[in-house]
RNA sequence: GCAGAGUAGACUGUAAAGCGUUAAGUGCUGUCUGUACAGGGAGUUGACAGAUGGACGAAGGAAUAUCCGCGGUUUUAUGGUCGCAUCCCGCUGC
Numbered sequence: 001g002c003a004g005a006g007u008a009g010a011c012u013g014u015a016a017a018g019c020g021u022u023a024a025g026u027g028c029u030g031u032c033u034g035u036a037c038a039g040g041g042a043g044u045u046g047a048c049a050g051a052u053g054g055a056c057g058a059a060g061g062a063a064u065a066u067c068c069g070c071g072g073u074u075u076u077a078u079g080g081u082c083g084c085a086u087c088c089c090g091c092u093g094c
Stems, first nucleotide, its partner, number of pairs: 001094004009082010019071003028054008039089004060068003
């Protein structure tokens, strides 16, 4: 000098167990606070979380046993895809 590895995490398929269906949640958004970002350091106008507001908004049904649905629903397990914004150093091969 050239090439490469590796994380947190994100998205998604499947399964199970829940929650809601008396509408919470999800999605969009203002403000404030905080957190994380490969082995080390730095780190945003990006990401995520919490608090508090705003706009929008739904699929129930039955034989009433419980069952069948519905929700851009939650968690867990598992498969797949992607994967440091960026900077410096380090690691592996040549």
RNAcentral holds the sequence, with entries from MGnify. Predicted 3D model of a 94-nucleotide RNA (THF (Tetrahydrofolate) riboswitch aptamer) from uncultured Pseudobutyrivibrio sp. The prediction has a mean pLDDT of 78. Rfam family: THF (Tetrahydrofolate) riboswitch aptamer. Its family is annotated with tetrahydrofolate metabolic process in the Gene Ontology. The organism belongs to Pseudobutyrivibrio, within Bacteria.